[in-house]
RNA sequence: UACCGCUUCGGUGCGCUCAGUGGCGGAAGGGUUAGUAAUACAUGGGUAACGCACCUUUGACCCCGGAAUAACGUUUGGAAACGAACGCUAAUACCGGAUGAGGGGGGGUAAGGGAUCUUACCUUCAUCAAAGUGGGGGACGCGUAAGACCUCACGGUUAAAGAGGGGCCCAUGGGAUAUCAGCUUGUUGGUGAGGUAAAAGCUCACCAAGGCUAAGACGUCUAGGCGGAUUGAGAGAUUGACCGCCAACACUGGGACUGAGACACUGCCCAGACUCCUACGGGAGGCUGCAGUCGAGAAUCAUUCGCAAUGGGCGAAAGCCUGACGAUGCGACGCUGUGUGAGCGAAGAAGGCCUUCGGGUUGUAAAGCUCUUUCGCCUGGGAACAAGGGAGAUCGGUUAAUAACCGGUCGACUUGAGGGUACCAGGUAAAGAAGCACCGGCUAAUUCCGUGCCAGCAGCUGCGGUAAUACGGAAGGUGCAAGCGUUAAUCGGAAUCAUUGGGCGUAAAGAGCGCGUAGGCGGGAAGGUAAGUCAGAUGUGAAAUCCCGCGGCUUAACCCCGGAACUGCACUUGAAACUGCGAGGCUAGAGUGUCGGAGAGGUAAGUGGAACUCUUGGUGUAGCGGUGAAAUGCGUAGAUAUCGAGAGGAACACUCGUGGCGAAGGCGAGUUUCUAGAUAUUUACUGACGCUGAGGCUCGAGGGCUAGGGGAGCGAACAGGAUUAGAUACCCUGGUAGUCCUUGCCGUAAACGAUGCAUACUAGGUGUAGUUGGACUCAACCCCGGCUGUGCCGUAGCUAACGUGUUAAGUAUGCCGCCUGGGGAGUACGCUCGCAAGGGUGAAACUCAAAAGAAUUGACGGGGGCCCGCACAAGCAGUGGAGCAUGUGGUUUAAUUCGAUGCAACGCGAAGAACCUUACCCAGACUUGACAUAUAGUGGACAGCUACAGAGAUGGCGCUUCCCUUAUGGGCCUCUAUACAGGUGCUGCAUGGCUGUCGUCAGCUCGUGCCGUGAGGUGUUGGGUUAAGUCCCGCAACGAGCGCAACCCUCGUCACUAGUUGCCAUCAACUUUGGUUGGGAACUCUAGUGAGACUGCCUAGGUUAACUAGGAGGAAGGUGAGGAUGACGUCAAGUCCGCAUGGCCCUUAUGACUGGGGCUACACACGUGCUACAAUGGCCGGUACAGAGGGCAGCGAAGCAGCAAUGUGGAGCAAAUCUCAUAAAGCCGGUCCCAGUUCGGAUUGUAGUCUGCAACUCGACUACAUGAAGUUGGAAUUGCUAGUAAUGGCGUGUCAGCAAUAACGCCGUGAAUACGUUCCCGGGUCUUGUACACACCGCCCGUCACAUCAUGGGAGUUGGUUCCACCCGAAGUCGCUGACUCAACCGC
Repeated sequence: UACCGCUUCGGUGCGCUCAGUGGCGGAAGGGUUAGUAAUACAUGGGUAACGCACCUUUGACCCCGGAAUAACGUUUGGAAACGAACGCUAAUACCGGAUGAGGGGGGGUAAGGGAUCUUACCUUCAUCAAAGUGGGGGACGCGUAAGACCUCACGGUUAAAGAGGGGCCCAUGGGAUAUCAGCUUGUUGGUGAGGUAAAAGCUCACCAAGGCUAAGACGUCUAGGCGGAUUGAGAGAUUGACCGCCAACACUGGGACUGAGACACUGCCCAGACUCCUACGGGAGGCUGCAGUCGAGAAUCAUUCGCAAUGGGCGAAAGCCUGACGAUGCGACGCUGUGUGAGCGAAGAAGGCCUUCGGGUUGUAAAGCUCUUUCGCCUGGGAACAAGGGAGAUCGGUUAAUAACCGGUCGACUUGAGGGUACCAGGUAAAGAAGCACCGGCUAAUUCCGUGCCAGCAGCUGCGGUAAUACGGAAGGUGCAAGCGUUAAUCGGAAUCAUUGGGCGUAAAGAGCGCGUAGGCGGGAAGGUAAGUCAGAUGUGAAAUCCCGCGGCUUAACCCCGGAACUGCACUUGAAACUGCGAGGCUAGAGUGUCGGAGAGGUAAGUGGAACUCUUGGUGUAGCGGUGAAAUGCGUAGAUAUCGAGAGGAACACUCGUGGCGAAGGCGAGUUUCUAGAUAUUUACUGACGCUGAGGCUCGAGGGCUAGGGGAGCGAACAGGAUUAGAUACCCUGGUAGUCCUUGCCGUAAACGAUGCAUACUAGGUGUAGUUGGACUCAACCCCGGCUGUGCCGUAGCUAACGUGUUAAGUAUGCCGCCUGGGGAGUACGCUCGCAAGGGUGAAACUCAAAAGAAUUGACGGGGGCCCGCACAAGCAGUGGAGCAUGUGGUUUAAUUCGAUGCAACGCGAAGAACCUUACCCAGACUUGACAUAUAGUGGACAGCUACAGAGAUGGCGCUUCCCUUAUGGGCCUCUAUACAGGUGCUGCAUGGCUGUCGUCAGCUCGUGCCGUGAGGUGUUGGGUUAAGUCCCGCAACGAGCGCAACCCUCGUCACUAGUUGCCAUCAACUUUGGUUGGGAACUCUAGUGAGACUGCCUAGGUUAACUAGGAGGAAGGUGAGGAUGACGUCAAGUCCGCAUGGCCCUUAUGACUGGGGCUACACACGUGCUACAAUGGCCGGUACAGAGGGCAGCGAAGCAGCAAUGUGGAGCAAAUCUCAUAAAGCCGGUCCCAGUUCGGAUUGUAGUCUGCAACUCGACUACAUGAAGUUGGAAUUGCUAGUAAUGGCGUGUCAGCAAUAACGCCGUGAAUACGUUCCCGGGUCUUGUACACACCGCCCGUCACAUCAUGGGAGUUGGUUCCACCCGAAGUCGCUGACUCAACCGC
């Protein structure tokens, strides 16, 4: 809700909803990778040892019965979850019986197979199945009907086959670790039984004692596997996200049930941890499904839409379910496509940045003009993805049937999440759309500013300490682009684990040596086989991916289709060269035998002399011994020395030789015993018997250990003496273990040829040992060959080079060992060997960017050879001591300006600080400035003279007042303003220039050639010689350059020319006797030109050389003397304060002016000088001889004054004319008489002179007076080799004057010594070593102190993982037993 009974109500049907029984599915799909190194995976096989629901095909069948139980009802427990008792009912749920294809047992026949066997057929025995539901029919034969029955569909049972998907078994393959070497007792096998779908120790009983393992068992660590992915030329290496296949897991562990299939992700039981609920008694849960939450983390999305498509489950179907799936969202996470505009546009705008101030760049970029409109936005239109489903109609099949059902055809109607999406059209306006990294090199792309070893950068190298292309910013540029960088990771480069494709003498690396097991490799010829090998065919190697070729989205990414490929595995048919295998044979490898010689080969037992020490005896006396020198020690108790005798132990001189032997270690008097190997000659025999050798075993110097001997010498430890700062050393005196013998251990060495063993091949030369052949000889030697060893040199080759080189480190083969950056470390832990000492094996954390080899050039050496230098030595004079001068440090100060600092700063810049100088300090004043240029404007002066104030600068008063002119203006100057001036401020480590120094040392280089991979070498080294890289000779070098030398200047001799201001021999004059004058041109001199000296000549040596020694002549002789002249370079040497200059800094001051002060200070220290300390002297008197310079704001004569400084004077002179200007030491004479003086002169006082605005701070000189230290100087140290040292004076520059005793010059007087190169210093050259290269002032080692990090040990303590043994033990499976329960079957 409809109908009926006919109503408080009950019954029936339909629809919807819900619980239950039953069926199928929840074992698929989805997620994850914990576990698992094999119960997994991949590939290929086997199953004759096996299952299978659903599906397909083909047969047969579905008969007769029975008893329950949910739901439901009543009662009831519990908080809940969830139950309990009683009662009722159905089925395709459950049970019994029938039938029997088939399975099983017995018997037989045939065929097949490699096999325990399989298949087919015949016969016999027992046993085992099933279920119905829906539609239609009234035909066959029953029945009132329902129904039986017939038929269709679905379903069920059984059997055979298929498909698909599984179970089990086998082979092969793919991680680490041997510091895991032995593992195993159901273990290995057998018999029997159980068990399973199925083989099997799968399980059990019994028996046997096996099984696995060096081709890695067992253990531990790590890990899902594969198709594939990334990379790479490949081989490989790494990896297993997405997609696909397989496995495993589902909170952790255990277990079974159900089922076709599970020991089951969203099932069950138990235990545990955790979370939640609770009435505290008890319960519930499992996102590694899709979303989502929390936590952790550097980090990983939506609690979306839809079943429209594809697929799955159920269903007869409609349909239902499906976080599988289809879509969308978020994330530049990846791949791909597209846009952010296009054309024209130079005044190359403005702005920015840079600038050499001219410009460049941003940049056709922008603006502007003309276009276009993808994408976006707005409006309009608008797909494909849909196949199906299906009322109805029609045809065919089935059937007795025109019914039903099934199939085909037509077909109204109907199904889209995405989504009004893709796509199309119109509109809109250049409109809305570019960033990131980098710019030193690698590596494409540069400048400015800021910063100043700070801040910072950094992949490697490394940037940054005032000019940063490296930091930060900016401008510009480069690269990529909706991205760009960073971080992490993998491969590549890396031949840096080397199969392709490495090495081991010295770089890391050959085991100390041999014997030998496994293994690897293996001689000639012929025949067999077919495992390896090669060829063909077949199967497989899933799909996807990669590659090639079509096709579809506008293109691409992406997708689809086809092909190739998947290099593999299996099976099969062939081939027979090579390797393997089996059989027979050969002699060249290997081995055995005969004969001979050589040898420190090994082993054992005797023997010998020299030396040494000790003992004893003699002689003998004071030392011996030892060292660089000594001492300890020994000795008068008689040493050392020497002679005789004795004892003892160890080692074996000469021979002895890059000679011999041995596997290595190693072996040395002589004789004998036993014994091994190699080798030469001749042949006989065996017949590949060989090579290497992981593990294993033996031997193995010295030293050490054990037990027992022995002990002369030597001699760790130890003691003493020396040396030394110390000396636990070197040296000395002693001396114990030990060294020696016997026994047993140890097992290492630079155990080395730093070179594994074996075989073959590849130029030679020359020694030597053993042996043999030839030739010759009387015989031998010499000589010519062979073999085996052992050396040197060397070709090719090799090697990074050095080197090696038939004894390979060459060319090849076989086998073994070993290496993979340095340190940590041959250490720790573990194991193992050892009596111990220790040995073998052998890491990591951490740390560094190197460590190492060979060679090159330098530098260095208390390495070597040669050589030079006032380097030493031989001498002379000094310094260091004193006083003073001067410079420096230090100190002080307002300032004491600055610089120079070992040699190579310190009498230096400074050839001259009272002011100035002057840079410093104090004070006062100025600000376009003391000085330069330009522009604009103002004025006409500026200047000069001058009251006044002031310390002055300065301020200020008064007087005077421009020039030219085309009449515009110009010149000059003042003032104002702007650009700018100015700076002895900083940086000499931004620079130029100049200078010092090594060093006037003899070196430094180049071109070409040659050598070397190269750095580089050669030349340039070597033999001589020189002052010299000077020259000669030689030489793979030949030449050349810068240096050396020479050319230049001065001095020394001569000649010529010239002759004033210089000169005066001859002639003359004057008398002022002076070259003064006439004159002269000889001499001196002046100053120009020349000559001269070149080892040219002689002798000797030498290489017939260079050259050296001597000599002659000569003024000068071997660069005649001196000067100028300073190679490549070194020292970031010195100087920004000479000058110049980049950058930075100051700008009413760090500029400029003025006055005063300071640079001149003074407990002290140092450098350089002067004067002295005296008699070779001081003082006094007399007297002689220079050179070179200077001079006009100058030198200044004569004369006069003064003790003097000086004054006065003013002749002469711009100088061979005048002047400074008397040189002094010297010589002659006198005095002093060894003293702090007749030495010495400091200091101080007084009085002066001169310069100058000015001598106070702070000048020089003079006179008188004063009269200090000092009597030759410690350690140490300087100069000088001949006209030098020493000593004496003279001049000049600077300069008003002068602190000048300085500096630069000049002349006078005028020595000593050098044997020589051992030593000190410096230098040159060759060679050698080097761990140095900033170069020995280098490099570098260890302890200690403090801090930090990492690792080992550590009395212990604690956690994790794993193993072994044992105890308790849930659920559960199987079994046994008992009790209880019980519808079906049986009996009663």